[in-house]
């Protein structure tokens, strides 16, 4: 000093903050004076639905590759896909993040 490659999409998770519900507090309102049928602010230091979500998290379907097979512009049945330590800082939505940037600087 140099060092290739690791598919795509989908429906979860683990995490995520709060756009909408819920929730809960405070005011307002209503009141039969117990309350609650509404509005509002404000709370995620509210379990939660809704949402957002992994390259290093699960499945699945296609894709790809090799085998084999059939009535062979296709079809179908098997097998495979290992390995992965990681800021800081930016960016998007309402917001946040195991989202992006990024299998990136960097380590090893």
């Nucleotide at each position: 000093g140099c060092c290739a490659u690791a598919g795509u999409u989908u429906u979860c998770u683990a995490g995520g903050g709060u756009u909408c519900c819920g929730c809960g507090u405070u005011u307002u309102c209503u009141u039969c004076c117990g309350a609650g049928a509404a509005a509002a602010a404000c709370g995620g230091u509210c379990u939660g639905g809704u949402c957002c979500a992994a390259g290093a998290g699960a499945a699945a379907a296609c894709a790809c590759a090799c085998a084999g097979g059939g009535c062979u512009u296709c079809c179908c049945u098997g097998u495979g896909g290992a390995c992965a330590c990681g800021g800081a800082g930016g960016g998007a939505u309402a917001a946040a993040a195991g989202c992006c940037c990024g299998g990136g600087a960097g380590g090893a």

This is a predicted structure of a 108-nucleotide RNA (Guanidine-I riboswitch aptamer) from Paenibacillus sp. UNC451MF. The coordinates come from a structure-prediction model, not an experiment, and the mean pLDDT is 82.